This is a predicted structure of a 72-nucleotide RNA (transfer RNA) from Ladona fulva. Its mean pLDDT, the model's own confidence on a scale to 100, is 80. NCBI's taxonomy places the organism under Eukaryota, Pancrustacea, Dicondylia, Odonata, Ladona.
């Protein structure tokens, strides 16, 4: 330098172009307990950046940035 794949919550992962973007984990909190842990109910937090297509984009297209792999 070329190609491919990927970027979503603290972390790890989902989501067929259409409801308020979901789960596990962590965090905060109620219950439970003599007090913790465990258990259980609840809560806050996210679509890499900029454009385009579309009635509607996390999703499709283009460019950029970063990461991983392969080739040179």
């Nucleotide at each position: 330098g070329g190609c491919a794949u990927g970027a979503u919550a603290u972390u790890c992962c989902a989501a067929u172009g259409g409801u308020u973007a979901g789960a596990a984990u962590a965090c905060c909190u109620g219950c439970c307990c003599g007090g913790a842990a465990a258990g259980u109910g609840g809560g806050a937090u996210a679509c890499c950046u900029g454009g385009g297509u579309u009635c509607g984009a996390g999703u499709c297209c283009c460019a950029g940035u970063c990461a991983u792999g392969c080739c040179g």